This is a predicted structure of a 531-nucleotide part of an RNA (large-subunit ribosomal RNA, domain I) from a Fibrobacteraceae bacterium. Its Rfam family is "Bacterial large subunit ribosomal RNA". Its family is annotated with ribosome and structural constituent of ribosome in the Gene Ontology.
[in-house]
Context: one part of a larger RNA
RNA sequence: AGCACACGGCGGAUGCCUAGGCUCUCAGAGGCGAAGAAGGACGCGGCAAGCUGCGAAAAGCCCCGGUCAGGCGCACACAGCCGAUUGACCCGGGGAUCUCCGAAUGGGACAACCCAUCUGCGCGAGCAGAUAUCCUGAAAAGGAAGCUAACCCGCUGAACUGAAACAUCUAAGUAAGCGGAGGAACAGAAAGAAAUAUCGAUUCCCUGAGUAGCGGCGAGCGAAACGGGAAGAGCCCAAACCGGCGAGGUCUAGGCCUUGCCGGGGUUGUAGGGCUGCAUACGGUAUAUGCGUACGAAGCGGAACACGCCUGGAACGGCGGGCCACAGAGGGUGACAGCCCCUUACGCGCAAGGAAACAUAACCAGCAGUACCCUGAGUAGGGCGGGGCACGUGAAACCCCGUCUGAAUCCGCGGGGACCAUCCCGUAAGGCUAAAUACUCCUGAGAGACCGAUAGUGGACCAGUACCGUGAGGGAAAGGUGAAAAGAACCCCGAACAGGGGAGUGAAAUAGUACCUGAAACCGUGUGCUU
Numbered sequence: 001a002g003c004a005c006a007c008g009g010c011g012g013a014u015g016c017c018u019a020g021g022c023u024c025u026c027a028g029a030g031g032c033g034a035a036g037a038a039g040g041a042c043g044c045g046g047c048a049a050g051c052u053g054c055g056a057a058a059a060g061c062c063c064c065g066g067u068c069a070g071g072c073g074c075a076c077a078c079a080g081c082c083g084a085u086u087g088a089c090c091c092g093g094g095g096a097u098c099u100c101c102g103a104a105u106g107g108g109a110c111a112a113c114c115c116a117u118c119u120g121c122g123c124g125a126g127c128a129g130a131u132a133u134c135c136u137g138a139a140a141a142g143g144a145a146g147c148u149a150a151c152c153c154g155c156u157g158a159a160c161u162g163a164a165a166c167a168u169c170u171a172a173g174u175a176a177g178c179g180g181a182g183g184a185a186c187a188g189a190a191a192g193a194a195a196u197a198u199c200g201a202u203u204c205c206c207u208g209a210g211u212a213g214c215g216g217c218g219a220g221c222g223a224a225a226c227g228g229g230a231a232g233a234g235c236c237c238a239a240a241c242c243g244g245c246g247a248g249g250u251c252u253a254g255g256c257c258u259u260g261c262c263g264g265g266g267u268u269g270u271a272g273g274g275c276u277g278c279a280u281a282c283g284g285u286a287u288a289u290g291c292g293u294a295c296g297a298a299g300c301g302g303a304a305c306a307c308g309c310c311u312g313g314a315a316c317g318g319c320g321g322g323c324c325a326c327a328g329a330g331g332g333u334g335a336c337a338g339c340c341c342c343u344u345a346c347g348c349g350c351a352a353g354g355a356a357a358c359a360u361a362a363c364c365a366g367c368a369g370u371a372c373c374c375u376g377a378g379u380a381g382g383g384c385g386g387g388g389c390a391c392g393u394g395a396a397a398c399c400c401c402g403u404c405u406g407a408a409u410c411c412g413c414g415g416g417g418a419c420c421a422u423c424c425c426g427u428a429a430g431g432c433u434a435a436a437u438a439c440u441c442c443u444g445a446g447a448g449a450c451c452g453a454u455a456g457u458g459g460a461c462c463a464g465u466a467c468c469g470u471g472a473g474g475g476a477a478a479g480g481u482g483a484a485a486a487g488a489a490c491c492c493c494g495a496a497c498a499g500g501g502g503a504g505u506g507a508a509a510u511a512g513u514a515c516c517u518g519a520a521a522c523c524g525u526g527u528g529c530u531u
Base pairs, nucleotide, nucleotide: 001530002529003528004527005526006525007524008523009522015516016480017479020451021450022448023447024446025445026444027443028442029440030439031147032146039101040100041099042055043054044053046078050074051073061095062094063093064092065091066090070082071081072080106115107114108113116131117130118129119128120127121126133144134143135142136141151182152180153179154178155177156176162169166216192199193198203230204229205228206227213221214220234432235431236430237376241264242263243262244261245260246259247258248257249256250255269410271375272374273373274372275369276368277367278366283364284363285362287361288360289359290358295353299348300347301346305321307320308319309318310317322339323338324328330342331341332340381405382404383403384402385401386400387399388398391417412427413426414425415424416423467474468473487515490502491501492500493499
């Protein structure tokens, strides 16, 4: 030195565990903010660095409710206190206080700082209030702003990539930027879809269908109707006409014409309405108010073994015996507990709030005749140039925009995929509209042929931390004594508050805080063999 065995060191795999994650389900909530938010800075404790809580009234103050014999957060020590029927601490609800920065708003500024003016009060130090911008308004005053995970609508809008290169095309109206809103948003009550039969707003799902089509007919893109379901709801203006008030013009001063505002009227395609005649009730509701039911905070009650023996450190185990069950979900307890504890089924309670229903208000809600009036104009349509439609200009309808043009008026007008006719369907150029649908920053309850510490969130642990970067930004590692600290009094070695040996605790100390288990690599000690 090698090999073997034994015993150690180092190391932290593995097993077991879970405080944390992941993915969902059902409910709730779907906003916060000039009454100063989100997010921070700095403070507040007897000692106080961090976290948490709070704000100069500072781990807190007041009231109400609940619960309770213990309390003074994490945080197990010391000191000093609070409370036990005068009820502390804790839990729920409401209120007060709430420095400075931050939309930040008196002015300024290198955020958490600096400097003002006016009014009121105070002897005074000083205290309180007001003073930004924009919009509406005569003013008084009111509103806006900023933040926010995804979902939604709109405006702007790539490239890599694919086409085995690449330009049309694709990726994709995606990513990204900007604006806006809501608890949903958008859409929505037919100038529809159809086809000789009809349907009857919109939205969403299934199907139709990878079909019809589009396409350097390449890559690829890709419907719709019917049918089946979810949900279900329809309405209001403009105009004609009537009335009131006002302005302008004209005039023979009677009036007439034009126009504005307000009220009534009216809302449609088997056309409807005005107008004329007749009639005037049954009923409906998405708005407002009331009512305060269901529900709804902390919380309360809630069955049955102190059973015997055995093993054990410990019984929740084994054996034997008994009991409850609208409760044998789950968790804890010294091992595996329906009957030990917390709970559980079930029942009860209630502040703020509060559906549905109901009530009231408000709103809506007829028949016939006539053919005089009304029924959305720089609109529809057209040319040119684009965009959207599954549809790339194509035979290219339909919808939207720019530009140049530019109708008809119900005997009207639009559509049915060039276009024309016939026929059919509809009634544009104003507006509103629940539900079915999308999402989850957040709250409650629950579930996993989800993970189990190199996994699962980056983060189970004081993590968006330490650390890196000028910055945008990047971004870790790190869990486990024991049932209970019983966390090792005392003695010894030692320079020792290092470390160790005894003693003691414990079931166990090779469970001693570098603490469950403790693999391998790697390093030793002893013994044997080989050289």
The organism belongs to Fibrobacteraceae, within Bacteria. The full RNA is in RNAcentral, with records from ENA.